[in-house]
RNA sequence: GGGCCCGUGGACCAGCCUGGAGUGGUCGGCUCCCUGUCACGGAGCAGAUCGAGGGUUCAAAUCCCUCCGGGCCCG
Numbered sequence: 001g002g003g004c005c006c007g008u009g010g011a012c013c014a015g016c017c018u019g020g021a022g023u024g025g026u027c028g029g030c031u032c033c034c035u036g037u038c039a040c041g042g043a044g045c046a047g048a049u050c051g052a053g054g055g056u057u058c059a060a061a062u063c064c065c066u067c068c069g070g071g072c073c074c075g
Stems, first nucleotide, its partner, number of pairs: 001074007010027005020058001029045005051067005
């Protein structure tokens, strides 16, 4: 230098191909119930510029371009 894959709540993922509400899962946090207390269990809530910028579109996590970071391969 070239090719491919990955980047999404505090942690780890799914969702992307086929655009339509930050949609969903496990763990963690907070509140309430339960309990003599804790744990377990039950109910609820908060927490995301979806790596960055730009483009397309009525509408982008999703499509296009550039860049950044990580991994693998080739030279």
Transfer RNA from Candidatus Terrybacteria bacterium RIFCSPHIGHO2_01_FULL_43_35, 75 nucleotides, folded computationally. Its Rfam family is "tRNA". Its family is annotated with triplet codon-amino acid adaptor activity in the Gene Ontology. Rfam classes the family as a transfer RNA. The coordinates come from a structure-prediction model, not an experiment, and the mean pLDDT is 82. RNAcentral records the identical sequence in 3 taxa.